Predicted 3D model of a 171-nucleotide RNA (glmS glucosamine-6-phosphate activated ribozyme aptamer) from Ornithinibacillus caprae. NCBI's taxonomy places the organism under Bacteria, Bacillota, Bacilli, Caryophanales, Ornithinibacillus. The prediction has a mean pLDDT of 79. Its Rfam family is "glmS glucosamine-6-phosphate activated ribozyme aptamer". Rfam's curators write: This entry contains a glucosamine-6-phosphate activated ribozyme that is found in the mRNA for GlmS. GlmS is an enzyme that uses fructose-6-phosphate and glutamine to generate glucosamine-6-phosphate. The ribozyme catalyses self cleavage of the glmS mRNA that is thought to regulate GlmS activity. By type it is a riboswitch.
RNA sequence: UAAUAUUUAUAAGCGCCAGGACUAUUUUCUGAUCGGAAAUGAAAAUAGUUGACGAGGUUGAAGGUUAUCGAAUUUAUCGGCGGGUGCCUUCCGGUUGUACAUCUCAAUCGUAAGCUUUUCCACUAAAACAAUGAGGUAACUUAUUGCACAAAGGGGAGAAGCAAGAGGUGA
Repeated sequence: UAAUAUUUAUAAGCGCCAGGACUAUUUUCUGAUCGGAAAUGAAAAUAGUUGACGAGGUUGAAGGUUAUCGAAUUUAUCGGCGGGUGCCUUCCGGUUGUACAUCUCAAUCGUAAGCUUUUCCACUAAAACAAUGAGGUAACUUAUUGCACAAAGGGGAGAAGCAAGAGGUGA
């Protein structure tokens, strides 16, 4: 250093890094001509650095799948692998369809619940940027303070309109 085993901690813009980009060192070529030589540039090797800023969103079961929203000194937040709270299909169980239950049908929900339109309410954005530091030869990493600026969907409280069939029971 690697592998194996055990234990502990740690997560969803989450984790990782054989591509790429950047940095350092060494070597070679270029520069460069009779003999030497610099800067610059290119290549190779080795070792490093980088590789998503928050908001929002979770388990009935199985399978599938490139999983919502915006921010930016938008150059790589590129590319790849894995995972994942999204979405779809089927099954299971429910809700709505204007008294009740059953069956079918339509939409829909997985502690919520039919579709459309509309009003109000709440939900601290963070990086960035600036200043002051710390570590590193460097690329970069990191702390404190100040300081703004989003969008989406969902949630709560309303309003309006639209929304089955069959045979039964009861009033």